This is a predicted structure of a 72-nucleotide RNA (transfer RNA) from Candidatus Wolfebacteria bacterium RIFOXYD12_FULL_48_21. The source organism's lineage runs through Bacteria, Bacteria candidate phyla and Candidatus Wolfeibacteriota. Its mean pLDDT, the model's own confidence on a scale to 100, is 81. Rfam family: tRNA.
RNA sequence: GGUCCGGUAGGCAAAUGGGAAGCCGGCGGUCUGCAAAACCGCUAUGAGUGGGUUCGAUUCCCGCCCGGACCU
Numbered sequence: 001g002g003u004c005c006g007g008u009a010g011g012c013a014a015a016u017g018g019g020a021a022g023c024c025g026g027c028g029g030u031c032u033g034c035a036a037a038a039c040c041g042c043u044a045u046g047a048g049u050g051g052g053u054u055c056g057a058u059u060c061c062c063g064c065c066c067g068g069a070c071c072u
Base pairs, nucleotide, nucleotide: 001071002070003069004068005067006066007065010024011023012022018055025043026042027041028040029039030038048064049063050062051061052060
């Protein structure tokens, strides 16, 4: 330098053009003599970033940044 894959909440991680799952963690609550456990609620209005397409973009297209694999 080239090709490909990836970048989603504090962490891990789905989905897919029309409202963003789940798990862990955190916070609050119920329960309890106190706890633990259990249960309930909250925790991304901004999906790496800037553009484009579209009525509508996390999802499609382009540039850039970051990480990884391979090739030279």